Model confidence (mean pLDDT): 78 of 100. A computed fold for a 150-nucleotide RNA from Blastococcus sp. DSM 46786, annotated as c-di-AMP riboswitch aptamer (ydaO/yuaA leader). Lineage of the source: Bacteria > Bacillati > Geodermatophilales > Geodermatophilaceae > Blastococcus. Rfam family: c-di-AMP riboswitch aptamer (ydaO/yuaA leader). From the family's description: This family represents a conserved RNA structure found upstream of the ydaO and yuaA genes in Bacillus subtilis and related genes in other bacteria. The model forms 92% of the base pairs in the Rfam consensus.
[in-house]
RNA sequence: CACCGGGCGCCGCCGAGCCGUCCUCCGGGGCGGGCCGGGGACCCACCGCAGCACUGGGGUGAAUCGCGCGCCGGGCACGUCCCGUCGCGGGUAGGGCCACUUCCCGCCCGAAUCCGUCAGCUAACCCGGUAGGCGGCACCACGGAAGAAA
Repeated sequence: CACCGGGCGCCGCCGAGCCGUCCUCCGGGGCGGGCCGGGGACCCACCGCAGCACUGGGGUGAAUCGCGCGCCGGGCACGUCCCGUCGCGGGUAGGGCCACUUCCCGCCCGAAUCCGUCAGCUAACCCGGUAGGCGGCACCACGGAAGAAA
């Protein structure tokens, strides 16, 4: 000097996931507040008829929607056809980037999971959650402009 690992401190990000208090075997647990989610009336919405194919439906979340290519499976009216799973690629509704709003610009996300045949909205009322994951330590998008606010 470089690399790897660990500890502490500080500033932050996504997200509802924070604050106070009591207990604790110090791992965590209870209660309350704040924030978040679900169920749940009137009214409103849905609820009508016919045909074909396929197919349960619903919630949290920004995470939806379709296109192209490829493998496999199924269907049939056997076609460069239709449907489904998976893989790859590039888009997209929408979402995020150091107090707030708008505009410009740049970068990124565009998942996952839960309920269990059941739920539209919804006052009263009832139930639940309060996790997890990450970045920086510097000219770093803690970019520029306008406005509002404190």